This is a predicted structure of a 690-nucleotide part of an RNA (large-subunit ribosomal RNA, domain II) from an Acidobacteriota bacterium. Rfam family: Bacterial large subunit ribosomal RNA. Its family is annotated with structural constituent of ribosome and ribosome in the Gene Ontology. Model confidence (mean pLDDT): 83 of 100.

Context: one part of a larger RNA
RNA sequence: GCCUACGAGUUACUCCUCCCCGGCAAGGUUAAUGAAUUUAGUUCAGAAGCCGAAGCGAAAGCGAGUCUUAACAGGGCGCUUAGUCGGUGGGGGUAGACGCGAAACCCGGUGAUCUACUCAUGGCCAGGUUGAAGUAUCGGUAAAACGGUAUGGAGGACCGAACCAGUACACGUUGAAAAGUGUUUGGAUGAGCUGUGAGUAGGGGUGAAAGGCCAAUCAAACCGGGAGAUAUCUCGUACUCCCCGAAAUGCAUUUAGGUGCAGCCUCGAGGUUGAGUCUUACAGAGGUAGAGCUACUGAUAGGGCUAGAGGGCUUCACCGCCUAUCAAACCCUGACAAACUCCGAAUGCUGUAAGAUAUACUCGGGAGUGAGGGCAUGGGUGCUAAGGUCCAUGUCCGAGAGGGAAACAACCCGGACCAUCAGCUAAGGUCCCUAAAUAUAUGCUAAGUUGUUCUAACGAGGUUUGACUGCUAUAACAGCUAGGAUGUUGGCUUGGAAGCAGCCAUUCAUUUAAAGAGUGCGUAACAGCUCACUAGUCGAGCGGUCGAGCAUGGAUGAUAAUCGGGCAUAAGCAUAUUACCGAAGCUGUGGAUUUAUUCGUUUAUUCGAAUAAGUGGUAGGGGAGCAUUCAUGUUGCAUAGAAGCUGUGUGGUAAUGCAUGGUGGAGCGACAUGAAAAGAAAAUGUAGGC
Repeated sequence: GCCUACGAGUUACUCCUCCCCGGCAAGGUUAAUGAAUUUAGUUCAGAAGCCGAAGCGAAAGCGAGUCUUAACAGGGCGCUUAGUCGGUGGGGGUAGACGCGAAACCCGGUGAUCUACUCAUGGCCAGGUUGAAGUAUCGGUAAAACGGUAUGGAGGACCGAACCAGUACACGUUGAAAAGUGUUUGGAUGAGCUGUGAGUAGGGGUGAAAGGCCAAUCAAACCGGGAGAUAUCUCGUACUCCCCGAAAUGCAUUUAGGUGCAGCCUCGAGGUUGAGUCUUACAGAGGUAGAGCUACUGAUAGGGCUAGAGGGCUUCACCGCCUAUCAAACCCUGACAAACUCCGAAUGCUGUAAGAUAUACUCGGGAGUGAGGGCAUGGGUGCUAAGGUCCAUGUCCGAGAGGGAAACAACCCGGACCAUCAGCUAAGGUCCCUAAAUAUAUGCUAAGUUGUUCUAACGAGGUUUGACUGCUAUAACAGCUAGGAUGUUGGCUUGGAAGCAGCCAUUCAUUUAAAGAGUGCGUAACAGCUCACUAGUCGAGCGGUCGAGCAUGGAUGAUAAUCGGGCAUAAGCAUAUUACCGAAGCUGUGGAUUUAUUCGUUUAUUCGAAUAAGUGGUAGGGGAGCAUUCAUGUUGCAUAGAAGCUGUGUGGUAAUGCAUGGUGGAGCGACAUGAAAAGAAAAUGUAGGC
């Protein structure tokens, strides 16, 4: 892992509550017990008790009322009938209460054969090294001290086996081993190691202290019991079909992943000046969006005017004058505000009327939900960041399949009862992959732009197009040829300044077709080149400004690249048009089923028919069934072959039923009821097998 078996809402109660069924009914009912008997979960007796028929008040008490109160007011709770007993069922309560699951707590015992420490009594430590005190002797001293040499054999002394330990690395890691092996390493006469016997026990021991050790178990051992501890937690919870169908919100909570009440779902009942929803019309309240501010409160740019202040001048002082400073008020222009408003919508809300539709509401039984999420819009927060966060309105996913977006919960289209080798469409598409146009018309694009999911400021004689405007056959624009001079090197400045460092200005005048007291380059300064300007040549358009379309640079990411791919100059982009494809949408045909209404029928919403509207669905509510085992009654099958197993055929929407072949070899059904140890794929489920 698979197979087989087992495996989870049960049972009890003088309990509570509700629907339904039955008995009796202002009453209903017996319990214990006794008796009888045909011994049946039978009959009779048995009123103790319980519930109901009256309530209100703390109570005295009063009573269809009563309490409060001074009250005959007001208000609270009641009255103007329906209960009770039994039975099934849905919930609740008390019990282990749907099943499995703690870590823990308490009680009583068992353990020191492991290990910690202790006690008693034994045992063990190759070999080598060092050479303390003391002693002897020699030297030495006044005597000592002291020194030398011998002797001596001390030490938690040294090196190093046994023994004890376990430092570093490697291996081992389903090991040879639930702690080892190899090499290496520490101690090795000591606080040493070790045998045997004995002691200390669980909030206790023991501990050279690590929360270590106390039998592979230790921040409180192990075994049995309380015990099915408790678990707002996790997991699991078993057949079918039909109808409806949520929530992830508000308030509260030692509350936040729980719960209570409300909201939203379902089932039953009810009945009314028909409340609900939508459309249209009319009547209202309001201060949002917008707008505005010489209408307030505040904020605010420039200018004007002008108090005040600063600065300067003047004065002995007071006056006074000036201003590229700051600036109140006022004026002009411009412009801002969630906590500004002289104004002010659309929606929404309230009411009335008409029309359409079919809900809405109340009571009672049962829930689930109370982690939501994406998108769009209006906002707060954040960085006008987030697949961020918090509200509001809507929608979808959640609980929604199908088509499109390559793939893609919530984006677009559209809501799946079943069948169908029929048709029409939606979004989106129609060159090939790939169903359908290599469609039509007119433009644009040259960048493979398209095709990057988003892309800017800024740049650019890309190209198409629009508007306005200037020059031009008295010849424009561009090119080419020629000129571009004189007073003069204008004056000043300067070392120099001559058109061209800088300053000044009557930037003049002359000759001219034209030529600046000079547009740029250049020189130390000149020179030189060039431009404006002019003539000639040429012969038809040439410039400027502001827009629009499509392209272009800006353009940078981590696996090797790509529009889904191939590829495409349209099969790209724009505008217009027609045809086709395209879904579980709509339609056609056949069928099933629910609800409502009508008709017929029936003991019966029992059956049949017609019409209309339906039939996606998680949690969840309601309805109808299938199967299994046993019991009772009725009735059957079976050695001419029961059950079981294994094939085949067939009926039913399904759970499942029936027939029959083989095997098997002795029991097993049907119908009507009843009762449950009543349905497995999941629980790291339990046991067995492989």